A computed fold for a 519-nucleotide part of an RNA from an uncultured bacterium, annotated as small-subunit ribosomal RNA, 5' domain. Its Rfam family is "Bacterial small subunit ribosomal RNA". Rfam links the family to the GO terms ribosome and structural constituent of ribosome.
[in-house]
Context: one part of a larger RNA
RNA sequence: CGCUGGCGGCAUGCCUAAUACAUGCAAGUCGAACGAGGGUCCUUCGGGACUCGAGUGGCGAACGGGUGAGUAACACGUAGGGAACCUGCCCGUGCGACCGGGAGAACUUUCGGAAACGGAAGCUGAUACCGGAUAGGGACAGAGACGGCAUCGACUCUGUGUUAAAGGAGCUGAAAGGCUCCGCGCACGGAUGGACCUGCGGUGCAUUAGCUAGUUGGUGAGGUAACGGCCCACCAAGGCGACGAUGCAUAGCCGGCCUGAGAGGGCGGACGGCCACACUGGGACUGAGACACGGCCCAGACUCCUACGGGAGGCAGCAGUAGGGAAUUUUCGUCAAUGGGCGCAAGCCUGAACGAGCAAUGCCGCGUGAACGAGGAAGGUCUUCGGAUCGUAAAGUUCUGUUGAAGGGGAAAAAGAGCGGAGAGAGGAAAUGAACUCCGAUUGAUAUUACCCUUCGAGGAAGUCACGGCUAACUACGUGCCAGCAGCCGCGGUAAUACGUAGGUGGCGAGCGUUAUCC
Numbered sequence: 001c002g003c004u005g006g007c008g009g010c011a012u013g014c015c016u017a018a019u020a021c022a023u024g025c026a027a028g029u030c031g032a033a034c035g036a037g038g039g040u041c042c043u044u045c046g047g048g049a050c051u052c053g054a055g056u057g058g059c060g061a062a063c064g065g066g067u068g069a070g071u072a073a074c075a076c077g078u079a080g081g082g083a084a085c086c087u088g089c090c091c092g093u094g095c096g097a098c099c100g101g102g103a104g105a106a107c108u109u110u111c112g113g114a115a116a117c118g119g120a121a122g123c124u125g126a127u128a129c130c131g132g133a134u135a136g137g138g139a140c141a142g143a144g145a146c147g148g149c150a151u152c153g154a155c156u157c158u159g160u161g162u163u164a165a166a167g168g169a170g171c172u173g174a175a176a177g178g179c180u181c182c183g184c185g186c187a188c189g190g191a192u193g194g195a196c197c198u199g200c201g202g203u204g205c206a207u208u209a210g211c212u213a214g215u216u217g218g219u220g221a222g223g224u225a226a227c228g229g230c231c232c233a234c235c236a237a238g239g240c241g242a243c244g245a246u247g248c249a250u251a252g253c254c255g256g257c258c259u260g261a262g263a264g265g266g267c268g269g270a271c272g273g274c275c276a277c278a279c280u281g282g283g284a285c286u287g288a289g290a291c292a293c294g295g296c297c298c299a300g301a302c303u304c305c306u307a308c309g310g311g312a313g314g315c316a317g318c319a320g321u322a323g324g325g326a327a328u329u330u331u332c333g334u335c336a337a338u339g340g341g342c343g344c345a346a347g348c349c350u351g352a353a354c355g356a357g358c359a360a361u362g363c364c365g366c367g368u369g370a371a372c373g374a375g376g377a378a379g380g381u382c383u384u385c386g387g388a389u390c391g392u393a394a395a396g397u398u399c400u401g402u403u404g405a406a407g408g409g410g411a412a413a414a415a416g417a418g419c420g421g422a423g424a425g426a427g428g429a430a431a432u433g434a435a436c437u438c439c440g441a442u443u444g445a446u447a448u449u450a451c452c453c454u455u456c457g458a459g460g461a462a463g464u465c466a467c468g469g470c471u472a473a474c475u476a477c478g479u480g481c482c483a484g485c486a487g488c489c490g491c492g493g494u495a496a497u498a499c500g501u502a503g504g505u506g507g508c509g510a511g512c513g514u515u516a517u518c519c
Base pairs, nucleotide, nucleotide: 001513002512003511006366007365008364009363010362011361012359013358014324019322020321021320023319024318025317028059029058030057033056034055037052038051039050040049041048042047066277067276068275076201077200078199079198080197081196085194086193090190091189092188093187094186095185096184098132099131100130101129107122108121109120110119111118112117136162140159141158142157143156144155146153147152167182168181169180170179171178172177203249204248205247210240211239212238215237216236217235218234219233220232222230252274253273254272255271256267257266258265259264279300280299281298282297283296302313303312304311305310330356332355333354334353338352339350340349341348342347369399370398371397372396379390380389381388382387403460404456405455406454407453408452409451413446419440420439421438422437423436463508464507465506466505467504468489469488470487474503475502476501477500478499484491485490
């Protein structure tokens, strides 16, 4: 692709244009860090409770998800190295949190602009920012003593520079304060994650034989978390290559997958690990972590808005559209579970995920009925006209109820967190009270679920390819080197088992055949 098509389970689903994208969603959260404001309700008119969105601030946004363009490279795999490194959140141990200060948002006023957005003046809080103190750590110098393969490493003692949120909630108390929880700082250690270096391994062309100036090494300085020509100045002239350098072409790598008795050959789709990329090219900022898919800046191509001055955008996230193509799905549901972010928590967010939809795309399972039923209906086909065959096949009789339809019942996926109650409980004057244990109620998108029961009724469910040999399966008619078949050999020119049709037969079966590709 052609013909056909009943059901279920589990998978899989743009291999082409890393082409361009309309629309919606895919990263937020915290009021128990902070100030001001709006709304609703109550009010003793002082205010209080709940809630909302913007702003400051914190954490996250570097995960998760996509793709395979680039890359022949320490990118990957494997085995190692560091006396050359970093690590937010998490865990353990120890110590601490003292004294001060000044702003800028939001807001108000005002101005500019079509918009995007921006300017000026004024006010303000903080776990935002800054200064000082203290401690430890770190750097340098000196002394001591120890160890190592070299550079050197670890320990103890003396002189310069560097922390903290003084925070929040609950309970108690008249207050000062106290207790619990969350948070904060420093140091040491752990765990996790990452960066770096090295040996070896995996590709085609020699019709690519020479390549190289930061090139190879040294000294010094810079830079980095850290080693290093990583960068720079100077000095030397080295370095790689037939054990294939350099160049060109191709390609993400692996666990694995297919095939094969194996050796091997081919592949890298789904799933898992690593890498690279995010319109194209370049750059840094913030940060524990990025040189950052849904962040910023510059340049370019493209698209869109514009009042022509100027602006906006990036689906290789999930759906979806156009295009390309032989060809690849819904602009679906839910956060119930698992996982992630934030939060004390309730909870919020989550196109991750779990599910559903579409597609015989694949694998597996089931069904389309079962038993009896004639020397054998009718009909078809063949015939030597006797018969043979389709064929127990049908009809008929007796059943079954998988599946289907309708109705009823009905799990597991749910464990919890939080709430109510009880216990225990370090500490504390007491109250509150973390970890822990028990009881109760509660939480399901899928879902009119799976599964079970009842009723109905053989009722709704078989095709496709071949039949000359290879290769299982044969006759009749039509055609007459025509029409046609064909994987190879080859069939067809008047008796074609090879073309076309019919009957029969063989194979496979909700598939069958063809085409492409691998062994």